[in-house]
RNA sequence: AGAGUUUGAUCAUGGCUCAGGACGAACGCUGGCGGCGUGCCUAACACAUGCAAGUCGUGCGGUCUCGCCUUAAGCGAAAGGCCUUCGGGCUUUGAAGCAAAGGCGAGAUAGCGGCGGACGGGUGAGUAACGCGUGGCUUAUCUGUCCCAGGGAGGGGGAUAACGCCUGGAAACGGGCGCUAAUACCCCAUAUGCCGAAAGGUAAAAAGGAGAGAUCCGCCCUGGGGUGAGGCCGCGUCCUAUCAGCUCGUUGGUGAGGUAACGGCCCACCAAGGCUAUGACGGGUAGCCGGCCUGAGAGGGCGGCUGGCCACACUGGGAUUGAGAUACGGCCCAGACUCCUACGGGAGGCAGCAGUGGGGAAUAUUGGGCAAUGGGGGAAACCCUGACCCAGCGACGCCGCGUGGAGGAAGGAGCCCUUCGGGGUGUAAACUCCUGUUGUAAGGGAAGAAGACAGUGACGGUACCUUACGAGGAAGCCCCGGCAAACUACGUGCCAGCAGCCGCGGUAACACGUAGGGGGCGAGCGUUGUCCGGAAUUACUGGGCGUAAAGCGCACGCAGGCGGAUGCGCGCGUCGGCUGUGAAAUGCACCGGCUCAACCGGUGCACUGCGGUCGAUACGGCGCAUCUGGAGUGCGGGAGAGGGAAGCGGAAUUCCCGGUGUAGCGGUGAAAUGCGUAGAUAUCGGGAGGAACGCCGGUGGCGAAGGCGGCUUCCUGGCCCGCAACUGACGCUCAUGUGCGAAAGCCAGGGGAGCGAACCGGAUUAGAUACCCGGGUAGUCCUGGCCGUAAACGAUGGACGCUAGGUGUGGGCGGUUUAUCCGUCUGUGCCGAAGUUAACGCGUUAAGCGUCCCGCCUGGGGAGUACGAUCGCAAGGUUGAAACUCAAAGGAAUUGACGGGGGCCCGCACAAGCGGUGGAGCGCGUGGUUUAAUUCGAUGCAAACCGAAGAACCUUACCUGGGUUUGACAUGCAGGUGGUACGAGCCCGAAAGGGCGAGGACCGCACCUUCGGGUGCGGAGCCUGCACAGGUGCUGCAUGGCUGUCGUCAGCUCGUGUCGUGAGAUGUUGGGUUAAGUCCCGCAACGAGCGCAACCCUUGCCCUUAGUUGCCAGCACGAUAGGGUGGGCACUCUAAGGGGACUGCCGGUGACAAACCGGAGGAAGGUGGGGAUGACGUCAAAUCAUCAUGCCCUUUAUGUCCUGGGCUACACACGUGCUACAAUGGCCGGUACAGAGGGCAGCGAACCCGUGAGGGGGAGCCAAUCCCAAAAAGCCGGCCUAAGUUCGGAUUGCAGGCUGCAACUCGCCUGCAUGAAGUCGGAAUCGCUAGUAAUCGCGGAUCAGCAUGCCGCGGUGAAUACGUUCCCGGGCCUUGUACACACCGCCCGUCACACCACGAAAGCUGGCAACACCCGAAGCCGGUGGCCGAACCGAAAGGACGGAGCCGUCGAAGGUGGGGCUGGUGAUUGGGGUGAAGUCGUAACAAGGUAACCGUA
Repeated sequence: AGAGUUUGAUCAUGGCUCAGGACGAACGCUGGCGGCGUGCCUAACACAUGCAAGUCGUGCGGUCUCGCCUUAAGCGAAAGGCCUUCGGGCUUUGAAGCAAAGGCGAGAUAGCGGCGGACGGGUGAGUAACGCGUGGCUUAUCUGUCCCAGGGAGGGGGAUAACGCCUGGAAACGGGCGCUAAUACCCCAUAUGCCGAAAGGUAAAAAGGAGAGAUCCGCCCUGGGGUGAGGCCGCGUCCUAUCAGCUCGUUGGUGAGGUAACGGCCCACCAAGGCUAUGACGGGUAGCCGGCCUGAGAGGGCGGCUGGCCACACUGGGAUUGAGAUACGGCCCAGACUCCUACGGGAGGCAGCAGUGGGGAAUAUUGGGCAAUGGGGGAAACCCUGACCCAGCGACGCCGCGUGGAGGAAGGAGCCCUUCGGGGUGUAAACUCCUGUUGUAAGGGAAGAAGACAGUGACGGUACCUUACGAGGAAGCCCCGGCAAACUACGUGCCAGCAGCCGCGGUAACACGUAGGGGGCGAGCGUUGUCCGGAAUUACUGGGCGUAAAGCGCACGCAGGCGGAUGCGCGCGUCGGCUGUGAAAUGCACCGGCUCAACCGGUGCACUGCGGUCGAUACGGCGCAUCUGGAGUGCGGGAGAGGGAAGCGGAAUUCCCGGUGUAGCGGUGAAAUGCGUAGAUAUCGGGAGGAACGCCGGUGGCGAAGGCGGCUUCCUGGCCCGCAACUGACGCUCAUGUGCGAAAGCCAGGGGAGCGAACCGGAUUAGAUACCCGGGUAGUCCUGGCCGUAAACGAUGGACGCUAGGUGUGGGCGGUUUAUCCGUCUGUGCCGAAGUUAACGCGUUAAGCGUCCCGCCUGGGGAGUACGAUCGCAAGGUUGAAACUCAAAGGAAUUGACGGGGGCCCGCACAAGCGGUGGAGCGCGUGGUUUAAUUCGAUGCAAACCGAAGAACCUUACCUGGGUUUGACAUGCAGGUGGUACGAGCCCGAAAGGGCGAGGACCGCACCUUCGGGUGCGGAGCCUGCACAGGUGCUGCAUGGCUGUCGUCAGCUCGUGUCGUGAGAUGUUGGGUUAAGUCCCGCAACGAGCGCAACCCUUGCCCUUAGUUGCCAGCACGAUAGGGUGGGCACUCUAAGGGGACUGCCGGUGACAAACCGGAGGAAGGUGGGGAUGACGUCAAAUCAUCAUGCCCUUUAUGUCCUGGGCUACACACGUGCUACAAUGGCCGGUACAGAGGGCAGCGAACCCGUGAGGGGGAGCCAAUCCCAAAAAGCCGGCCUAAGUUCGGAUUGCAGGCUGCAACUCGCCUGCAUGAAGUCGGAAUCGCUAGUAAUCGCGGAUCAGCAUGCCGCGGUGAAUACGUUCCCGGGCCUUGUACACACCGCCCGUCACACCACGAAAGCUGGCAACACCCGAAGCCGGUGGCCGAACCGAAAGGACGGAGCCGUCGAAGGUGGGGCUGGUGAUUGGGGUGAAGUCGUAACAAGGUAACCGUA
């Protein structure tokens, strides 16, 4: 930084899509370790359980426990002694011991009291707001604890919890009576304070607690500071105008209330205001910010973690306490929900930390610790702290590390590919030598702890260090058609599937699936979602509007925006200096700490903003003054279909009356309907009526646009020119608004000649609700009122300035040398400079260069539709979406192709002409049908006597049946084999084949030999087996080759240059000319190639050479006769070479050219005739069955062999031929003249036989020698005489011939007999322009035989061409195009079917916010009495004050009601979209066959 995608290609427009980054993520596959972060985005859904806010006994009274002290009440006698009734008693006024109370000390703590529960923690519901951000203001305020300073603490009083007793209740929780303390409460005094102008008024306290004490901790008042908080203001803060008007405490005032405080905050009264297009009000959405993500930036998106602010705490309402709350873990009330209950009543609020259910694609432990940091309480010890610090879980993110390192083959195995040679995986592995991160085990072992010492660690025996062991435990995911890095094989066969876009898949898929290989990233990789980017695709930076989307139909004009010259002033904008602020974190730079990094720390910068202050004054602004150039006025001239009204005129159409006149008129492509003998049309005269105004008339004029056209008059708007007197910026534009606004249409009333929707006829047509014709109503016209649209177009908004000209024309003025003149202003056209544009084009009338203002655009379809609103009588207009769907839609230009577009020109293309086909019979081919098979291919021209230049068997590929399996054929390997290979003969059989089988080898080497031969080994052959053969099986749409066709048409291209952004153009177009892109000329082209032509063959003339088998002029021989013979090579001819023709010559035309016309000469004349030769390409043309060949298929068969059959079928259809229909003929007889070919498994003579086919015969000939061989038409003579015939020969019968193994299916020929259709052929259609058509015969290939076909040959031998309008094909130029698979194209609408989203709809059913009324909880405020009350007053009574109760205002929820807005759903209905092959037509694109299109009915 760009890329893919609209086209055949191009440029531009334009959308869609991709590559990047990011995330509180989720999902799929996979998963070794550590660090640092991070983790309910959904149900502000409901919550079990535990914990999250307490603390102070140095405030107080109690209570409990322990210890000590003191004695006191009380209890109490073991011993001793005494007594005894033997039970016990006394000592006892009380020993030891116990021990209430008291005192002291220690510990605990329910209550009173104090401080804290307003912090910390959570969440984002609500909120579009002074909520937040930023900057200010607060003399309009408060502030516990903390700090500083000053002062004070005097005197009194009365209660009440706890507690005790009684008592209610299941519980929660109370009630009554009685006692008591305080740092709890109350009163008085005091006063630096406060209020007040003053007088004056007014407010305090705990002499508390601790201590042996010093003293410490507290208390009250005041001022100040600090911190925190409240309030107000400027500016900024999302979408919607399909929300345009909103508002009654509303806006202001006065007074009173209330608050810490201003305030309509609240209330009473008064006034009637306030807000709004700079968007009020309403609706939707949303916590805001520091920041985070992205981006070059500007910007866009976001607000999770962290920090600041706000709001909320089940939902709604309310206050209390307090420095602070309207209070998450407080209270009251109402509601919903949950729980307990003894049914009377009660309890609860995880959006604290964990955790549960639920929802969801999805988000963690009911962990440890207060060691650190911080918080609350306390004098402190200390207690509390799910704040916090840690640990746990999750690859959720970021960062770091590892899964090993080195060596190791021209390279193992496996797997994959292969052209079978090899290549890849790949130094990868194995293997060798190492290392020790990590891991495991063991040993050691922190910092974090906080500056006297000591003590204190949840994390944690963690980090870290050391040692040992040991490559040992640790790699996946996505992709590989293009974008975009990475390719092969197999499978699949529009299937299965892929896909972000373009698009892949229908038998060779780099796109599906798998494998191998490769690319990318890596403990991750992909996917999905979202945001920014790319996207200059909302354009401030940084876009556009003639034709791509886009200029309002036109004007006037308020608001708004913008605005001429000079001077002075101000200093608002603007600019500069300084300054305050812009919290921290974040960002950036540098430095530093964890081994590095992530992370963290320090310093600096940045934070683009806002405020203050000083300064500058060019520019903008404001004020003052002045000016005339912008604008306007005036005066003098001028043109005009400008507008309105009234009147007038002639031509024409029609109608009416009358005259003349007679049979038609009219209309069309042709007709018909229609009119006319009741007298039309035509024609003459008269009359009526309506509409429109010929010539002039023009690319001319006027108007803002729509639009305006006979003449006259009246009224009236604008414009131009000249003059330079006046005003002195008065200007430009214009959202909303207002007016004007063609046609059609609407309402009312007139009018109505012509024309003429609808409608009716007639035609046309497959149909014809059309085009054409005959009629014809609305309407068209007038008056008044609506409508408000248009392809209302220059598809071009308005204004001003600037930037070459040329030319035409309308209006005016000036000049002079009076001209076809020059200058100038203003209109209106054309062509063009610069410039501009995607191009086309525009170009002083800009689409150029600038300034200002307005309108409009942002992919196509859905749709200018729906809903809403608004206007309209209606029709409808204006405004104007979404769902859904597509990967385009569209512009300009290019090359083609096409046109029922144009021009020019060719061709047997038509025409002119000759002969045919189409009708008949027959042959051949094809379709179809049939069949066991009728093998296959060829299918418009360009298949159809084509592949077939020879189907009875063979051929043969088809069918039936019978065989065979290494094969009918090739190559290789292994094994076997001498009675082997071969094989007479025999058997089965239709044959193929199978079986039996006498006999019985060959070659090479070695050995032996009686030289006959034998033996061994090997080869060939054969057998068995393995590789493989074979296939006319498929694909001509995988191919090569060859071929057809356009087309023997004149075209098709290239290099360089030039033009164009480019496709491309130029050249190759143009003027001539040609058969020709043939040549000439011209030309930004100059050359060149493939084609054309020529070169080649043949034919026509001549010459040279040559002379047998050809020839015979002259000479000779010979004769019945033949160049038969000698001889000759002149001629013919043969076959080799050469000449000849080139528009060369003459005349004319032409441009002085090319060339054309005519002529001469010549055998031949303008390419002499014919042939061969076929450019770039087109038709996925034909052929896998000529051949070759990839892939696929088949392998005891789809191969191969054989028998018989079929390819020859036959109701039909088509093509192509033959023979005819006759007298230009047929038949009979006679008689001429070719050319080119063929011949040895051949041609075959003479001669003989046969009516004949043919047979016999065998000469000659490997052929200029012999043979096939006769040529036929022709000519001569004769017959036939118009007849289904002496035409015609089909068909059939009989008898023969030939070929061949074999003519039944299924050959050809002969003779005799038979004698069909047919008398010249409908629509239609073919060939041919001269030695041609027509006609006549001859030869050859194939071939045993078979020719009406094919390929050749010669004989006889015409007619016609005016011409290019038309048909067909083609060439060139041009034009239109919506075609490019290219008109056999494209494409529209209804209908039918399926699916999808949407609108309407009787209704049904939710939500939201209001409104009216009813009810009215808690509670604040107010009122109130006959209730209650310790402190104060009072001697008392009583009062003050307070409380409960009651009443009232307000008031949440609730109820009722009618509306509003917004969802869901709804029988049915409406159009819309989409969907390989449905129906009907043909509207549009070429003049699309009626030019198309816009508005309207």

Small-subunit ribosomal RNA from an uncultured bacterium, 1497 nucleotides, folded computationally. Model confidence (mean pLDDT): 86 of 100. The RNAcentral record of the sequence draws on ENA and SILVA. Its Rfam family is "Bacterial small subunit ribosomal RNA". Gene Ontology terms of the family: ribosome and structural constituent of ribosome.